Record summary:
SAM riboswitch aptamer (S box leader) from an Actinomycetota bacterium, 136 nucleotides, folded computationally. The coordinates come from a structure-prediction model, not an experiment, and the mean pLDDT is 75. Of the family's consensus pairs, 86% are formed in the model. The sequence was found by an Rfam model in a public genome assembly. Lineage of the source: Bacteria > Bacillati > Actinomycetota.
RNA sequence: GUCUCAUCAAGAGGCGGUCGGAGUUCGACCGCAGAGGACCGAGGGCCCGCGCCCGAUGAAGUCCCGGCAACCAGCGUCCAAAACGACGCACGGUGCCAAAUCGCGGCAAGCGAGAGUUUCGCUUGGAAGAUGAGGG
Numbered sequence: 001g002u003c004u005c006a007u008c009a010a011g012a013g014g015c016g017g018u019c020g021g022a023g024u025u026c027g028a029c030c031g032c033a034g035a036g037g038a039c040c041g042a043g044g045g046c047c048c049g050c051g052c053c054c055g056a057u058g059a060a061g062u063c064c065c066g067g068c069a070a071c072c073a074g075c076g077u078c079c080a081a082a083a084c085g086a087c088g089c090a091c092g093g094u095g096c097c098a099a100a101u102c103g104c105g106g107c108a109a110g111c112g113a114g115a116g117u118u119u120c121g122c123u124u125g126g127a128a129g130a131u132g133a134g135g136g
Stems, first nucleotide, its partner, number of pairs: 002135007013065001014032007036064004043054003047106005066097004071093002074089005101128001107125008
């Protein structure tokens, strides 16, 4: 860099208090704060356009600690003799931890409202993008 398949509206980093509760590194609510640590130093929101948002109270990037879980692998249970599948665990491979993949459009169809041949909004399916697994 390319092909195929799957997923993409969930989840995940401060402190204190109250309540629940047998208790917890548990749950709910409220308040305060701006908050995992180190380095670095201005961009970033994963294609393009227009918006909008984040960023010296430190972006992107690297490392460490912590955490989340769509996928691969592993273990256990059920169907049960297997396959497929379902549920659970969590060492490993990975990815992720602002906002729906931030919104709309870049293609198309449908619906509604205006307008008089185009505008706005909504819904659906694509396309694009990201991640995982497999193949050439």